The prediction has a mean pLDDT of 83. Predicted 3D model of a 510-nucleotide part of an RNA (large-subunit ribosomal RNA, domain I) from a Neisseriales bacterium. Rfam family: Bacterial large subunit ribosomal RNA. Its family is annotated with ribosome and structural constituent of ribosome in the Gene Ontology. The organism belongs to Neisseriales, within Bacteria. RNAcentral holds the full RNA, with entries from ENA.
[in-house]
Context: one part of a larger RNA
RNA sequence: UGCAUUUGGUGGAUGCCUUGGCGAUCACAGGCGACGAAGGACGUGUAAGUCUGCGAAAAGCGUAGGGGAGCUGACAAUAGCGCAUUGAUCCUACGAUGUCCGAAUGGGGAAACCCACUCCUUUAUAGGAGUAUCCCACCCUGAAUCUAUAGGGGUGAGGAAGCGAACCUGGUGAACUGAAACAUCUCAGUAACCAGAGGAAAAGAAAUCAACCGAGAUUGCGAAAGUAGUGGUGAGCGAAAUCGCAACAGCCUGUACAGGUUAACCAUAACGUUAGAAGAAUGAUCUGGAAAGAUCAGCCAGAGUGGGUGAUAGCCCCGUAUUCGAAAACGCUGUGGCCAGACUAGCUGUACGACAAGUAGGGCGGGACACGUGAAAUCCUGUUUGAAGAUGGGGGGACCAUCCUCCAAGGCUAAAUACUCGUGAUCGACCGAUAGUGAACUAGUACCGUGAGGGAAAGGCGAAAAGCACCCCGGGAGGGGAGUGAAAUAGAUCCUGAAACCGAAUGCAU
Repeated sequence: UGCAUUUGGUGGAUGCCUUGGCGAUCACAGGCGACGAAGGACGUGUAAGUCUGCGAAAAGCGUAGGGGAGCUGACAAUAGCGCAUUGAUCCUACGAUGUCCGAAUGGGGAAACCCACUCCUUUAUAGGAGUAUCCCACCCUGAAUCUAUAGGGGUGAGGAAGCGAACCUGGUGAACUGAAACAUCUCAGUAACCAGAGGAAAAGAAAUCAACCGAGAUUGCGAAAGUAGUGGUGAGCGAAAUCGCAACAGCCUGUACAGGUUAACCAUAACGUUAGAAGAAUGAUCUGGAAAGAUCAGCCAGAGUGGGUGAUAGCCCCGUAUUCGAAAACGCUGUGGCCAGACUAGCUGUACGACAAGUAGGGCGGGACACGUGAAAUCCUGUUUGAAGAUGGGGGGACCAUCCUCCAAGGCUAAAUACUCGUGAUCGACCGAUAGUGAACUAGUACCGUGAGGGAAAGGCGAAAAGCACCCCGGGAGGGGAGUGAAAUAGAUCCUGAAACCGAAUGCAU
């Protein structure tokens, strides 16, 4: 030095586990905000820090209800001050308080800061309230210019603003890409941006289809159908009638008169939501550190879903089936009432009316329709023109006639449909710490970047800390005894503990 065996170190694979994720189903909820939101800054505890909670009344205050023995949030123990059957802690409902920033709104501003004015209270320090803009309503004032208007001022317990995951409607609107290049075309009216709304939105009661038979608002799904078409007839794009299904709902308008009372509001009842309550049935022996295991003998079951307990428990614990429960708040449905009034919104009846004009259509230029200008109907309109008046008008894919069908130029409308920031319950031939969310841990943290932004690693002692008193070596670190424990090669990045890599001992070879 090599090989072999044994025994260690290092390392953290593997196995097992799960506090966390992922994906669904059902139900709920679908908004919050000038009564100051979302999100933050700074504070707040007996004791430094982080998280959680809370706000100078600061891990909390009040009232009402629940509950019943311990409590003083977590990391996280320890010590201390204390509270509690005169019912604490805790849970629920409703209130109070709620610094500063933030739409931020008295003015300013480099967010969490600076500087004001008016009124009220107070001996004073000081405290309280108000003071943005726009729209709307009303009042006052008031030019050129007589009336007026513009303008100015004031009041309002009128409104708006800002935030929010997707879904929705409207406006603006790409490119990469595909066409095996590329320009019409495609990607695509997609992405992105903007505006607005709701729990859904939009659409919607035929100037619709159909075809000489008829149907009868809209929306969504299945078929018709990758058909008819369209298309540098390339790549591609791509209907409708009709049939089946889900769900179904129809209406309004001006004037006059008459009628009653719907909404709103109040009361009450039932049901539901927001705390909860009751809830059956097992013992012995053996092994073992420990029984839920094995053996023997029982029991309950409207409960043998699930979880925990020192190994695998229907009968030990929490629960589960089942049954019951609300002072308060909210939701929903029903019933009754309703001061005053029938003014406003809305309903019924009668009578008289009205029944939509720079519109329909045309020209030019665009766009939308599955349809790229085409034989191109239909719809929208930038521009320019421009009717008729129910004896009328629109459509039926150029156009004309016949025939059929409907009535534009005003408006409202539930359900079936789309989505999930979120709440509750349940589930998974989903993951199991290089997986599953980026994040099972102080995670959008540490760290990087001027910034927009990028963005980790990191889980496991044991049933229980019983976390090694005491002695010895040592400056300490650490180790040897002793002790705990079933186990300490379970001794603190401590379950298991692979490989690479590094030693030691022994044997053999050189």